[in-house]
RNA sequence: UACUAUGAUAAAGCGCCAGAACUAAACAGAUUUGUUUAGUUGACGAGGAGAAGGACGAUCGAAGUUUUCGGCGGAUGCCUUCCAGCUGCUCUGCACAGCUGAAACUCUAUUCUUAAAACAGAAAGGUGACUUUCUGCACAAAGGAAUGGGGAUGCAGACCG
Numbered sequence: 001u002a003c004u005a006u007g008a009u010a011a012a013g014c015g016c017c018a019g020a021a022c023u024a025a026a027c028a029g030a031u032u033u034g035u036u037u038a039g040u041u042g043a044c045g046a047g048g049a050g051a052a053g054g055a056c057g058a059u060c061g062a063a064g065u066u067u068u069c070g071g072c073g074g075a076u077g078c079c080u081u082c083c084a085g086c087u088g089c090u091c092u093g094c095a096c097a098g099c100u101g102a103a104a105c106u107c108u109a110u111u112c113u114u115a116a117a118a119c120a121g122a123a124a125g126g127u128g129a130c131u132u133u134c135u136g137c138a139c140a141a142a143g144g145a146a147u148g149g150g151g152a153u154g155c156a157g158a159c160c161g
Base pairs, nucleotide, nucleotide: 014073015072016071017070019069020041021040022039023038024037025036026035027034028033044061045060046059050082051081052080053079054078083101084100085099086098087097088096090158091157092156093155094154095153105151106150107149108148109147110146111145112144113143119136120135121134122133123132124131125130
C1' cells in the first nucleotide's frame, strides 16, 4: 500500500473523485511552457418514506452562465401488484370512480406557510489554491394549511320521515 473479516459513525442537492480547472515544490526548457509528486475545487435551500418487485437522467425553485461542468455510487420520486383505509348528502354489504399511507374526491378564489446560499462586513486555519465560523440583509417555486364557492355513482338492506 492492497485485499479480507469484524465493529462504530454518517447521508439524501446526499457521499466519493481518476476527466477538467487551480495551487505549491522539484526537474527540464525558454516569447512562463511541459513533466512528476502532493494538494484544492467539484449543488443554495424548500419538499419528500405502507410492503414487495421493476426500470431509471427522481419533485420545486434560487444563484450563476467559470465547474451547481464531467464521472461513479446512492436516494423518501415514478410504474406494477398487494395490504389497510378515506370521499361519492346517515349506517352496513358488494361493485364502480377518484384519492390516502396518519392522511385521504375534483375545480376555483383569497390568505398564511422563518428559504438558504448569493451580497456586505468580520474572525480563525493554510506558503497558496482554498476551508470553517459569526453578524447583518433581502428575494422564490412546488407542495401543504385555513376560509369560502361550484360539481361528484349504482344495487340491496337498515334507520328516520
A computed fold for a 161-nucleotide RNA from Bacillus litorisediminis, annotated as glmS glucosamine-6-phosphate activated ribozyme aptamer. Rfam family: glmS glucosamine-6-phosphate activated ribozyme aptamer. By type it is a riboswitch. The sequence was found by an Rfam model in a public genome assembly. The prediction has a mean pLDDT of 78. The organism belongs to Bacillus, within Bacteria.